[in-house]
RNA sequence: GCCCCGUUCGUUCAGUGGUAAGGACAAUAGAUUUUCACUCUAUAAACAGGGGUUCGAUUCCCCUACGGGGUA
Numbered sequence: 001g002c003c004c005c006g007u008u009c010g011u012u013c014a015g016u017g018g019u020a021a022g023g024a025c026a027a028u029a030g031a032u033u034u035u036c037a038c039u040c041u042a043u044a045a046a047c048a049g050g051g052g053u054u055c056g057a058u059u060c061c062c063c064u065a066c067g068g069g070g071u072a
Base pairs, nucleotide, nucleotide: 001071002070003069004068005067006066007065010025011024012023013022018055027043028042029041030040031039048064049063050062051061052060
């Protein structure tokens, strides 16, 4: 240089065009407990950036950035 894959709450993992974007762990608050821990309940928190297609895009296409793999 070329080819392929990836980028989603703090972390990790789902999500094949219309649903309040979900789970686990973590955080915060409450319940329980003499206190802590455990357990239970609730809450907040995310689609890398830009453009395109579409009535509608996290999802399809293109470019850019970053990360990973392959190749000479």

Background: Predicted 3D model of a 72-nucleotide RNA (transfer RNA) from Cetobacterium sp. The prediction has a mean pLDDT of 81. Its Rfam family is "tRNA". Gene Ontology term of the family: triplet codon-amino acid adaptor activity. Taxonomically the source falls in Cetobacterium (Bacteria, Fusobacteriati, Fusobacteriales, Fusobacteriaceae). RNAcentral holds the sequence, with entries from ENA and Rfam.